Overview: The RNA shown here (c-di-GMP-I riboswitch aptamer) has 73 nucleotides and comes from a marine sediment metagenome. It matches the Rfam family "c-di-GMP-I riboswitch aptamer". Rfam's curators write: GEMM was predicted in a large-scale screen for bacterial structured RNA regulatory elements. Of the family's consensus pairs, 94% are formed in the model.
This record gives sequence, C1' cells and structure tokens, in this order.
RNA sequence: GAUAAAGGCAAACCUGUCGAAAGACAGCGGCGCAAAGCUAAAGGGCCUGUUGAAUGGCAGCCUGGCUACCGAA
Repeated sequence: GAUAAAGGCAAACCUGUCGAAAGACAGCGGCGCAAAGCUAAAGGGCCUGUUGAAUGGCAGCCUGGCUACCGAA
C1' cells in the first nucleotide's frame, strides 16, 4: 500500500473437554481482519472473583515494543 496474484487468520452459534467464574483448547462455522502474528511482568482499559485486594483472564478494545508474507505505480 493496488478492486494484482498466491497464501493466511477465524467472530457468533452449536458439540466436547478443562475451569469457581471470566475464559481457554479441539471440532464445526465464517462475522470480520493487512499484522486478527507474539508481547497482559510496557502503559491504559475491560471481564471474572473478593468484605477489600488479582496473583485469574481478554492481544478480535487503544497506544507502545518485537517479528514477518506478497507487491504495481
């Protein structure tokens, strides 16, 4: 970053397993994504939980950091 080509990821629902929950993993599926790759011990935010407190989660909430495929003018 082009209405190029090739390829990639995979929301909700449903099923199974784990978990106190949030949620995660696998299958199915395809809403979307140009970093929807990694980082939650970089900062903010959100969710769960608690009398209070994350030390539990979310990277598909934002910013930052690291790494990376293809590529015309």